A computed fold for a 340-nucleotide part of an RNA from Candidatus Nomurabacteria bacterium RIFCSPLOWO2_01_FULL_33_24, annotated as large-subunit ribosomal RNA, domain IV.
Context: one part of a larger RNA
RNA sequence: UGUUCCUCAAGGAACUCGGCAAAAUAGCAGCCGUAACUUUGGAAUAAGGCUUGCCCAAUGCAAAUUGGGUCGCAGCUAAAGAAUCUCUGGCAACUGUUUACCAAAAACACAGCUCCCUGCGAACUCGCAAGAGGAUGUAUAGGGGGUGACGCCUGACCAAUGCCCGAAGGUUAAAUAUUGAGGGUAUAGUUCUGCUUGCAGAAUUAUGCUGAUUAAUAUAAGCCCGGGUGAAUGUCGGCCGUAACUAUAACGGUCCUAAGGUAGCGAAAUUCCUUGUCUAGUAAUUUUAGACGUGCACGAAUGGCGUAAUGACUGGAGAACUGUCUCGAGGAACAGCUCG
Numbered sequence: 001u002g003u004u005c006c007u008c009a010a011g012g013a014a015c016u017c018g019g020c021a022a023a024a025u026a027g028c029a030g031c032c033g034u035a036a037c038u039u040u041g042g043a044a045u046a047a048g049g050c051u052u053g054c055c056c057a058a059u060g061c062a063a064a065u066u067g068g069g070u071c072g073c074a075g076c077u078a079a080a081g082a083a084u085c086u087c088u089g090g091c092a093a094c095u096g097u098u099u100a101c102c103a104a105a106a107a108c109a110c111a112g113c114u115c116c117c118u119g120c121g122a123a124c125u126c127g128c129a130a131g132a133g134g135a136u137g138u139a140u141a142g143g144g145g146g147u148g149a150c151g152c153c154u155g156a157c158c159a160a161u162g163c164c165c166g167a168a169g170g171u172u173a174a175a176u177a178u179u180g181a182g183g184g185u186a187u188a189g190u191u192c193u194g195c196u197u198g199c200a201g202a203a204u205u206a207u208g209c210u211g212a213u214u215a216a217u218a219u220a221a222g223c224c225c226g227g228g229u230g231a232a233u234g235u236c237g238g239c240c241g242u243a244a245c246u247a248u249a250a251c252g253g254u255c256c257u258a259a260g261g262u263a264g265c266g267a268a269a270u271u272c273c274u275u276g277u278c279u280a281g282u283a284a285u286u287u288u289a290g291a292c293g294u295g296c297a298c299g300a301a302u303g304g305c306g307u308a309a310u311g312a313c314u315g316g317a318g319a320a321c322u323g324u325c326u327c328g329a330g331g332a333a334c335a336g337c338u339c340g
Stems, first nucleotide, its partner, number of pairs: 001335008010326002014324001019321001029051004037042001039149001053070007071075001076081001084319007091311002096108002112147007124133003150306004155236003160233002162229005169224003176218006183210013237255005264298001265295001276292005
């Protein structure tokens, strides 16, 4: 000096991001007693108070109860074992699950709610296929998405995107069929030219055949189009004026929109300005609780607002307690270094 422990005057969180660590209460023993709130189960061992040894007697099967006595500072007397508590917010209903080895949580799951698909050789998943799972199940079943107990609720918008339904019209593919165009080719003819006079060449007509050429017509879904649909992806305005003080605006005007945010909540796990303003708590508080609403930029199953119980979650306050601190000191064991 370090590590692991022990003790401490007075004070008692002044420490610190934060009571981290430590200390402290404490027998889930007996008796008494126990609030708000509540889903009536709980909360609850709430909180809080008293008793506890040993000896004798009586009662009793015993456990124990009652009475008397006795010792100590102290009686669950040691060891071991063995809740600190209260008030008040946030979040998540709960028990559960998770980053094996830096995160246990407010994240995931959950019961419940809701939407979509699926009529069975089901949908869906795996596989090239055969086939398998789904399921030896059959819509009170199976698969998928979202939300997340419970209570009260879940507003407006279908213009965009998606999905579903529809079929009049427009547009639209490759095949295929039909009809052409142009080309090739076969046969027969006509005209012209050349000349070895019956051959060659060119042009043209008719009738056929024909392609990996080309055009038109006929033809699907889709798209355009017409409806529907939000517990589908999503979205949910601006300016100006107005009341008998002032202020404010129930009210009016105007522009735009598919429609302009309803209930509830709100400086919030969301508020920039901001330490907003008021109240409470403190001697004093950027934190905290209750209000207000001017919501930069809450808001209704990407759920809204409440909510008893629960939580190694997270914020604030208090009691008790303490070397966390004022501010250090002493001791024990072990280790390093120095000396010996």

Overview:
The full RNA is in RNAcentral, with records from ENA and SILVA. It matches the Rfam family "Bacterial large subunit ribosomal RNA".